[in-house]
RNA sequence: GCCCUGGUAGCACAGUAGCAGUGCGUCUGCCUCGUAAGCAGAAGGUCGGGGGUGCAACUCCCCUCCGGGGCU
Numbered sequence: 001g002c003c004c005u006g007g008u009a010g011c012a013c014a015g016u017a018g019c020a021g022u023g024c025g026u027c028u029g030c031c032u033c034g035u036a037a038g039c040a041g042a043a044g045g046u047c048g049g050g051g052g053u054g055c056a057a058c059u060c061c062c063c064u065c066c067g068g069g070g071c072u
Base pairs, nucleotide, nucleotide: 001071002070003069004068005067006066007065010024011023012022013021018055026042027041028040029039030038048064049063050062051061052060
């Protein structure tokens, strides 16, 4: 330098045009003599950044940043 792949909540990830979600974690409540477990609820997101297409973009296209792998 070229190719492939990933970047989405604190962590691990799903979502491949039409509400941004799951598990764990955190917080609150219930339960308990108390803790854990269990049950119910809540908070938490510029979807790496910028631009484009489109009625509509996490999703498609272009540029770019960062991580991983491969080729020379």
This is a predicted structure of a 72-nucleotide RNA (transfer RNA) from a Candidatus Woesearchaeota archaeon. Its Rfam family is "tRNA". Gene Ontology term of the family: triplet codon-amino acid adaptor activity. The sequence is in RNAcentral, with records from ENA. The organism belongs to Candidatus Woesearchaeota, within Archaea.